[in-house]
A computed fold for a 74-nucleotide RNA from Methanomicrobia archaeon DTU008, annotated as transfer RNA.
RNA sequence: GGGCCCGUAGCUCAGCUAGGUAGAGCAAUCGGCUCUUAACCGAUGGGUCGAGGGUUCGAAUCCCUCCGGGCCCG
Numbered sequence: 001g002g003g004c005c006c007g008u009a010g011c012u013c014a015g016c017u018a019g020g021u022a023g024a025g026c027a028a029u030c031g032g033c034u035c036u037u038a039a040c041c042g043a044u045g046g047g048u049c050g051a052g053g054g055u056u057c058g059a060a061u062c063c064c065u066c067c068g069g070g071c072c073c074g
Stems, first nucleotide, its partner, number of pairs: 001073007010026004020057001028044005050066005
């Protein structure tokens, strides 16, 4: 230098290939249960989807550029 993959909640990830209300598990907070803790059960909060731009009525999703991480080729 060239190619491919990944970036979404505190953490691990799904959702993208069919554009239409942003989700799951764990963690956190509160409550129930318990002599207490843990476990278990219920509820709640938490995101401008890596950044910028474009297309569109509408973009996490499609297009372009860039940033970060990984792998391969030279």
The coordinates come from a structure-prediction model, not an experiment, and the mean pLDDT is 82.